[in-house]
The RNA shown here (c-di-AMP riboswitch aptamer (ydaO/yuaA leader)) has 155 nucleotides and comes from Salipaludibacillus neizhouensis. The coordinates come from a structure-prediction model, not an experiment, and the mean pLDDT is 76.
RNA sequence: ACCUUUUAAUCGCUGAAUUUGUGUAAAAACAAAGCGGAGGAACCAAUUUAUUGAUAAAUAGCAAUACUAUUUAUCUUGGGGUGAAUCUUAAAAGAUGGGGUACUCUCAGCCCCUAACCCGACAGCUAACUUCGUAAGCGUUUUAUAAGAGGGAAA
Numbered sequence: 001a002c003c004u005u006u007u008a009a010u011c012g013c014u015g016a017a018u019u020u021g022u023g024u025a026a027a028a029a030c031a032a033a034g035c036g037g038a039g040g041a042a043c044c045a046a047u048u049u050a051u052u053g054a055u056a057a058a059u060a061g062c063a064a065u066a067c068u069a070u071u072u073a074u075c076u077u078g079g080g081g082u083g084a085a086u087c088u089u090a091a092a093a094g095a096u097g098g099g100g101u102a103c104u105c106u107c108a109g110c111c112c113c114u115a116a117c118c119c120g121a122c123a124g125c126u127a128a129c130u131u132c133g134u135a136a137g138c139g140u141u142u143u144a145u146a147a148g149a150g151g152g153a154a155a
Stems, first nucleotide, its partner, number of pairs: 004155004011139004018033005034134006044124001053075009078122001079119004086095003097113005103150004108145001
C1' cells in the first nucleotide's frame, strides 16, 4: 500500500437540553462557558372595509339594580409563543412536516409520529437592551432495505 472480516450498553439515538466549578453522605441549589428560545427601535414590510372577547367587583356619569366609561381580578371560542407536531375533510382518509431503517453522505423504497403545554386581549421584522430554558424519552429485529460515493479504528 492492497484485499478480507469485524465495529455497539464504560455504547448509541431523538432533542437546544452539554461541559466545568462551588456545594452535599448522596441530592437539591448556585455560578460560568457553550447551545437553544422570547420580548424589544429605526429602516423595511403589513394594514387603512369590518372586527377589539366573557364574568365579577370598585369608581365616575345617571333618577336607576339598566346603559356607558375607567381600573382591578379571574377566565379562554380572538390573537400570539415553544415544538416536526400543521392543513383539507362530516368521517374514513389524504396532504404537509419530523424521525427511524447502528460509520457518514446521496438517491429511492419501507416503517413510525404528526402530541403536549404556555401567555392572557397583547407581541411583524428588529441594533442597543431585557429575559427564559438547558428537560424528557428510546435500545434500531418494530420480520422497515438495497444501490452509489467517501471515511475511522482493530485483527